A computed fold for a 1560-nucleotide RNA from a Planctomycetota bacterium, annotated as small-subunit ribosomal RNA. The RNAcentral record of the sequence draws on ENA. Its mean pLDDT, the model's own confidence on a scale to 100, is 84. NCBI's taxonomy places the organism under Bacteria, Pseudomonadati, Planctomycetota.
């Protein structure tokens, strides 16, 4: 100098957002366990469960220097051979005696307690061994074990007789500062008293032993006395350490435990103890404890510490240390300084063992070890060498304490498994086939040598102690003893550690993970399977999420998983949260305890602050330094231990005491408004009923009806009477009340508020756990009353049903009296009080000032009641002096959703039920506010052939065509509401063709590479077989590049063989590209910048107008822009210019029967190029001086002129893998390829789209007129001829404004038909022909003749169309040999009707509103029932456990008592006594028994609801006005959601009115 440097978040509710809120993850730790793997070492650590049971060994002995006794084997000698002596040896064993077995070691069962921790106290105490100081140790006595004899017993062991010793036991003496009594003195104190000190009386002690000496004495010659040293003994005083007792404070859960207590609380007196004390006893009193939680229940050893955390905290108490408790279970004492004693005793019990059945023995929660249970925890090791303990004078002995070793990756720490260079090998994997990666990784080259291995070598732990020698002290002493020095001796660990050498890369790497959180990606397999998963979630054929592989990431001798704790979690919030709507303010008040409290003075010093003292054990944590090679580890010192206690000082604040004050609070006085409360009386309107009159057929009710009432006279109307309930207008956002609530008028009684002026009291205040009272509606009890209304109930409707909504009736009830109940959306979803913090404005009740025309107005100030709004707050909505702002005080309440306000217990109630109030289990959400959409049987505005107004159809018939279905060998496949169905298909007899049957081919019908073969091939002509394809086979046959010695060689196209591969209309349109449909030619969809909002988002894009249009204008926190709309493009309508053939023909000429036929012309039509033209441009009106609309002029055309092309962001996993392309998968002598035939054309039926009709606006026949747009050489084909016709023959012309197809038809004219199944209609069928084509049987088209079906205008329903449109008429084209085309795509001819309008149906757009929807209403979602499964409750009972209570019995044992028996020490003239023992009795007393209850657990037929589960059943309750607004309380009813009555709430949509506010 340092020791006070420390704080991170993420995932998941939603379409998205912010918030609330839970769940979950990342971190650290562990006495751990499990899985895979495993080289070395050090230091630690290891029965957490059954305080379950234990075999075996060891774990407490020691002392001969306290005492008596005292072997044997062996050896030696002797021997009479029986034995003896010596030695072993005063040894071993055992005993008496002393000390120690109360320590050390184990465990945590019990214990919620002065057990522990901390700080104190003992004036109420004890203390062996140890230390210091003082005094003393004199003199006697009697026994007893061992031993010996006898006896009993299986044993354990016991009895009896006899002998003996002591530091064993006992008597006496002496004695003090000891004990006690009496009398003092001093001093102090905190009650009894403490400390110091004096006098007198009484009482109380002891034990000896050893070594050495031989100066002195004695001797039985062994020695003793004596001296000395040391040890021991007795008695005091003090110390140290230990123990005991007391007290303050501190540390668990539960009130679903609220009252507990008779030795209980206290006193007096005793007993007992070392000592105080109800510790115990007798008596007396009636106390003591408790909401600051007694008593009861549950759990638990406590602490230093340890883990975590920034901290505050939270969790924990293993190892180490302190302490407590326990020792098989329960009880008890003895001994002792100390125990009610782990390896002592007695008793009871359970268990185990021995037994001769009579009795005995035992206690591992000591170290090892064993069994059991368990996920799980070690060696029946070595040593006392070290440290420590017991005994001993000592040597020494004992020591499972301890020191070590062993086992276990159980933890922490350290080391290694090699280092450098080295091409981009092989193999693996991937691949876009090029390559990439594994990867300098390997091989290979060169090095190094840690650890392990082998060899050699050297320390530390060793200091003592003993012995020898030397020296100092003690002493009479040179002895002995003590101290010092020196020499020697002592190591379990240890084959260890260290060092050196040797050899050689040799022996040494795994585990988890790789979707996000969270570092790390590909392939293959699998196909909602198998599986994964901490949360979110992956897996249904392209899985970075499963499994494997390659690769990667992270850790590493480990890595993961599981469990637990803290953290993150501010998610119990002291630090550091909340309660309008998210969970959360008691329905309201009064008030107890408690908490908090105005201004001033004095005082105290409890809180508070500062300073000092004591303590806060050590270890641990932290800091510094040091020792092990480093680290872990260890040592030394420091800091710290945030605490408690104590002393002094300070006095602002809080507090206590004291004295005042008036502004808080309250009182008095004078006024004041009011549906405040209670009781009594009175009133009118309405209603119903009764009576009477009039009257005469209906009334009533509804969406429409019916039930009901009515000719026995209703309804209606008039009059009279009766009854009960409620009080129109005034009336209001108004008033009053604490809340609930309160409304006709009058009277009586009564509570509170407000205002004003002075005055009085003097903090008297605020809040308020428990408590008490009030408390809508419904409901209950008893008695009344009952007009209307009206749960239940009956009936009628509605409906699929209708236990409802609607209607007709109607009982409780609603009303009154008395009593209960005590709940509501009891709401402002906002507890009460006080103070402060911008304003504006309405209303109510007062007071004051002022102006004045006495009607009223203006200003101010109190109290109350509304609206808007600044700052602030808030997640936002919102709130905002009536706070949800800023602060303080007090109370209540919340902690994810469900289960559940349920169960159970308690308590209240007559009941209904209220208050209090869980858990198991289950989910990853539930929720609030706001946003964007979507939706609404919400609203507003607007549009569309959407409706309406019209015209024509479809649906009925026949036929055509497509589809479904059925059938079939196959009837190939696809398309499926609109937006599949005359669709793919703009052409299925073969082909097509994909399907079926049959016959064949296998490198293949087609492409290409490689290898080999060998010299043919292409092409042409054949033969056999066959349905063909194919198979078999014959003949002819030219020729290519390079080299060449011209013989040939080589290569190649081709062929053959082989191999890569081809091929697939096989699958996946939910892997895709591309293309397409649809909303929809609807007017929308977005962006940049800015602004607003925490944000999602909003604004722009809204509003007012206008438009076909988000078209344009105006306004405007928006300003601009883009994709769409429009325009640009094509076509058509007018004109001009240019051009003039094949088109045209006015004029000129020619010609013809006639015709632009010819010359010629460009005028016209036309053709096809280029331009013009239309822009609300002009006028008027309206409109915001706008945009624009309306009307008009001009014009071919007028407000987009008509038509077309053109299709925003997106939606539908829309359609298409069978147009094409394409990933993946699948087939490969077949799912490929070829061929013949068949099928796609079937036919009880159903649907879609069409054609033709049903006729007279028509049909037939005859004659006559006018188009446009197209097509044509494998073609269109004129004319002519033949045929009734289809068609045929021949053939001109034309690659086309020239020729042809090609006569357009409807229409017009004339005529016939005369309303009928027809001269309508044409199906069907027969027959004869024609055409195409290899081929018309299945299965083509056309023609002639004959046949002549249904059908007479079409049910419910439904389609198209707004003008050159509908309707109607014909013409052309593509495909195509032909054609099933009535289809499709085009063209022109003729040519209407209607639109008042937007209520309704459908669809769409914008704005707004509600929402529990977001897969977006084809949404969401509720309840019963049925099934499965899970946990829980109730339950007749059954079985335990625990704690007490009462009674019975009563062991051991202490205590008391004792008349029986026994009795060494003392007394005693001897009889006996004192004392003791045994026995007896008594109190207490464990276990046990009996009894009634309590608490708690398990189980239980059956039963109840709850959670979850697949796609079950019934309905549709809620979310939109959810189709009857919903919800709350209550009551009744009902399969169920629910319905209905009464009262309440808005957390109800919509429309209208009133009021208020804001803005102008």
């Nucleotide at each position: 100098a340092a020791a006070g440097u420390g704080a991170a978040g993420g995932g998941u509710u939603u379409g998205a957002u912010c918030c609330u809120g839970g769940c979950u993850c990342a971190g650290a730790a562990c006495g751990a366990a499990c899985g895979u793997u495993g080289g070395c070492g050090g230091c630690g650590u290891g029965g957490a469960u059954g305080a379950g049971g234990c075999a075996u060994g060891c774990a407490a002995g020691u002392c001969g220097a306290g005492c008596g006794a005292g072997a044997a084997a062996g050896c030696a000698c002797c021997u009479u051979c029986g034995g003896g002596u010596g030695u072993g040896a005063g040894u071993a064993c055992a005993g008496c005696g002393g000390c120690g077995g109360a320590c050390g070691g184990g465990u945590g069962a019990g214990u919620a307690a002065c057990a522990c921790g901390u700080a104190a106290u003992c004036a109420a105490g004890c203390u062996g061994c140890c230390c210091u100081c003082g005094a003393g140790c004199c003199u006697g006595g009697g026994a007893u074990a061992a031993c010996a004899g006898g006896g009993g017993g299986a044993a354990a062991c016991c009895c009896u007789u006899g002998c003996u010793a002591a530091u064993a036991c006992c008597g006496g003496a002496u004695g003090g500062u000891c004990u006690u009594u009496u009398c003092g003195g001093g001093u102090c104190g905190a009650u009894u008293g403490g400390c110091c000190u004096g006098a007198a009386g009484a009482g109380u002690a002891a034990a000896g032993g050893u070594u050495g000496g031989g100066a002195u004495c004695c001797u039985a010659c062994g020695g003793g006395a004596c001296c000395u040293u040391c040890c021991g003994c007795u008695u005091g005083a003090g110390g140290a350490g230990g123990c005991g007792a007391u007290u303050g404070c501190g540390g668990c859960c539960u009130a679903u435990c609220a009252g507990c207590u008779a030795g209980u609380u206290g006193g007096c007196g005793g007993g007992g103890u070392a000592a105080c004390g109800g510790c115990c006893c007798a008596c007396c009193a009636a106390g003591g404890c408790a909401a600051c939680g007694a008593c009861g229940g549950g759990u638990a050893g406590c602490a230093g510490g340890c883990c975590u955390g920034a901290g505050a905290g939270g969790g924990u108490g293993g190892u180490c240390u302190g302490u407590c408790a326990c020792a098989c279970u329960g009880g008890g004492a003895c001994u002792g300084a100390g125990a009610c004693a782990c390896u002592g005793c007695c008793c009871a019990g359970a268990c185990u063992c021995c037994u001769a059945c009579g009795g005995g023995a035992g206690g591992c929660u000591g170290c090892a070890g064993u069994c059991g249970a368990g996920a799980a925890u070690c060696u029946u090791c070595c040593g006392c060498a070290a440290u420590g303990g017991g005994c001993g004078a000592a040597a020494g002995c004992c020591u499972g304490a301890c020191g070590g070793a062993g086992c276990g990756a159980c933890g922490c720490c350290g080391c290694g498994u090699g280092g450098a260079g080295g091409a981009g090998a092989a193999g693996g994997c991937c691949u876009u086939a090029g390559g990439g990666u594994u990867g300098u990784a390997a091989a290979c080259u060169c090095c190094u040598g840690u650890c392990a291995c082998g060899a050699a070598u050297u320390a530390u732990g060793a200091a003592u102690g003993g012995u020898g020698c030397g020296u100092a002290g003690u002493u009479a002493a040179c002895a002995g003893c003590u101290g010092c020095g020196u020499a020697u001796u002592u190591g379990a660990c240890g084959u260890a550690a260290g060092u050196u050498c040797g050899a050689g890369a040799g022996g040494a790497a795994g585990c988890a993970c790789c979707g996000g959180c969270u570092a790390a990606c590909u392939c293959u397999g699998u196909g909602c399977c198998a599986g994964c998963a901490g949360c979110c979630g992956c897996g249904g054929u392209a899985a970075u999420a499963c499994a494997g592989a390659g690769g990667g990431u992270g850790c590493a001798a480990a890595c993961g998983u599981u469990g637990u704790u803290c953290g993150g979690a501010a998610u119990c919030a002291c630090u550091g949260g909340g309660c309008a709507u998210a969970a959360a303010g008691c329905g309201c008040a009064c008030g107890u305890a408690g908490g908090c409290g105005g201004c001033u003075u004095u005082u105290c010093a409890a809180g508070u602050g500062c300073a000092g003292g004591g303590u806060g054990a050590a270890a641990u944590c932290c800091c510094a330094c040091g020792g092990c090679u480093u680290a872990c580890c260890c040592g030394u010192g420091g800091a710290a231990c945030u605490g408690c206690u104590u002393u002094g000082c300070a006095u602002a604040c809080u507090g206590g005491a004291u004295a005042g004050c008036u502004c808080g609070a309250g009182g008095a006085c004078g006024g004041u408004a009011g549906a405040g409360g209670a009781g009594a009386g009175c009133g009118g309107a309405a209603c119903u009923c009764u009576u009477g009159g009039u009257g005469g057929a209906g009334c009533g009710g509804u969406g429409a009806a019916a039930u009901g009432c009515g000719u026995a006279g209703a309804u209606a109307u008039c009059a009279a009477g009766a009854g009960g309930a409620a009080c129109a207008c005034c009336a209001a956002a108004g008033g009053c009340g604490a809340a609930g609530g309160c409304a006709g008028c009058u009277c009586u009684c009564u509570g509170g508020u407000c205002c004003g002026u002075u005055u009085c009291u003097g903090a008297c205040g605020c809040u308020g756990a428990g408590g008490u009272g009030c408390g809508a509606a419904a409901g209950c009890u008893a008695g009344g009353g009952u007009a209307g209304c009206g749960a239940a109930c009956g009936g009628g409707a509605u409906u699929a049903g209708a236990u409802a909504c609607c209607c007709c009736g109607g009982u409780a009830g609603u009303c009154c009296u008395a009593g209960c109940c005590g709940u509501a959306a009891a709401c402002g979803a906002u507890g009460g009080g006080u103070a402060c913090u911008a304003g504006c404005u309405u209303g109510u009740g007062g007071c004051c000032c002022u102006a004045c025309c006495u009607g009223u107005g203006g200003g101010g100030u109190c109290a109350c009641u509304g609206g808007c709004g600044a700052a602030g707050c808030a997640a936002a909505u919102g709130u905002g002096u009536u706070a949800a702002g800023u602060a303080c005080c007090c109370c209540g309440c919340c902690u994810g959703g469900g289960g559940a306000g349920u169960a159970u217990g308690g308590u209240c109630g007559c009941a209904a039920g209220g208050c209090u109030g869980a858990a198991a289990c289950u989910c990853a959400a539930a929720g609030g506010a706001a946003u964007u959409g979507a939706c609404g049987g919400g609203g507003g505005c607007u549009c569309a052939c959407a409706c309406a107004a019209g015209c024509g159809g479809u649906g009925g018939a026949g036929c055509a065509u497509g589809u479904g279905g059925u059938u079939u060998a196959a009837u190939u496949c696809g398309a499926a509401g609109c937006a599949a169905c005359g669709c793919g298909a703009a052409g299925a007899a073969c082909c097509u063709u994909a399907c079926c049957c049959a016959g064949c081919c296998u490198u293949g019908a087609c492409a290409u590479g490689c290898a080999g073969g060998g010299a043919u091939a292409a092409c042409c002509c054949g033969g056999g077989u066959g349905a063909a394809a194919g198979c078999c086979u014959g003949g002819g046959g030219a020729u290519u590049g390079c080299c060449u010695u011209c013989g040939g060689g080589u290569g190649u196209a081709a062929c053959c063989u082989g191999u890569g591969c081809a091929g697939g209309u096989g699958u996946u349109g939910c892997a895709u590209g591309g293309c397409u449909g649809u909303c929809g030619u609807c007017a929308g969809c977005u962006c940049g910048u800015g602004u607003c909002g925490u944000g999602a988002g909003a604004u722009g894009u809204c509003g007012g107008g206008u438009u076909a249009a988000g078209u344009c204008c105006c306004u405007u926190a928006a300003c601009g822009a883009g994709c769409g709309a429009a325009a640009c493009c094509c076509u058509u309508g007018c004109c001009a210019c240019u051009a003039g053939u094949u088109g045209c023909u006015a004029g000129c000429g020619g010609g013809u029967c006639a015709u632009g036929c010819c010359g010629a012309g460009g005028a016209c039509u036309c053709u096809a190029g280029u331009g013009g033209g239309a822009c609300u441009g002009c006028c008027g009106u309206u409109g915001u001086c706008a945009a624009a609309a309306c009307g008009g002029a001009g014009g071919a055309a007028g407000g987009u002129g008509g038509g077309g092309a053109u299709g925003a962001c997106g939606u539908c996993a829309a359609g298409u893998c069978a147009u094409c392309a394409u990933g993946g998968c699948c087939c490969u002598u077949a799912c490929g390829g070829c061929u013949g035939g068949g099928g796609c054309u079937a036919c009880a039926c159903a649907c879609g789209u069409g054609c033709u009709a049903c006729a007279a606006u028509g049909g037939g026949c005859a004659g006559g007129a006018c188009a446009a747009a197209g097509g044509g050489c494998c073609g269109c084909a004129a004319a002519a001829c033949c045929g009734c016709a289809a068609g045929g023959u021949c053939a001109a012309g034309c690659a086309a404004a020239u020729c042809c197809c090609a006569c357009a038809a409807a229409c017009c004219u004339g005529u016939c038909c005369c309303c009928a199944g027809u001269u309508c209609g044409g199906a069907u069928u027969g027959u004869c022909g024609g055409c195409u084509g290899c081929a018309a049987c299945u299965c083509g088209c056309c023609g002639g003749c004959a046949u002549g079906a249904a059908g007479u205008c079409g049910g419910a329903a439904u389609c198209g169309c707004u003008a050159g449109u509908a309707a109607u008429c014909g013409c052309g084209g593509a495909u195509c040999a032909g054609c099933c085309a009535u289809g499709c795509c085009g063209c022109g001819g003729u040519g209407a009707a209607u639109a008042u309008g937007u209520u309704c149906c459908u669809g769409a757009g914008c704005c707004u509103u509600g929402u529990a929807c977001a897969c977006a209403c084809c949404g969401c979602c509720c309840g019963u029932c049925a099934a499965g499964c899970c946990a829980c409750g109730a339950a007749a009972g059954c079985c335990g456990a625990g704690a007490g209570c009462g009674c019975c019995c009563g062991a051991a044992g202490u205590c008391g008592u004792u008349u029986g028996c026994c009795u060494a020490a003392c007394c005693g003239u001897a009889a006996g006594g004192a004392g003791g023992g045994c026995g007896g009795c008594g109190c207490c007393g464990a276990a046990g028994g009996c009894g009634a209850g309590c608490u708690u657990g398990g189980u239980g037929a059956u039963u109840g609801g709850g959670a979850c589960u697949a796609a079950g059943u019934c309905g549709u309750a809620a979310c939109a006005a959810g189709g009857u607004a919903g919800c709350c309380g209550u009551a009744g009813g009902g399969g169920a959601a629910c319905c209905u009555g009464c009262g309440g709430c808005u957390g109800g949509a919509u429309c209208a009115c009133c009021u208020c506010c804001u803005u102008u």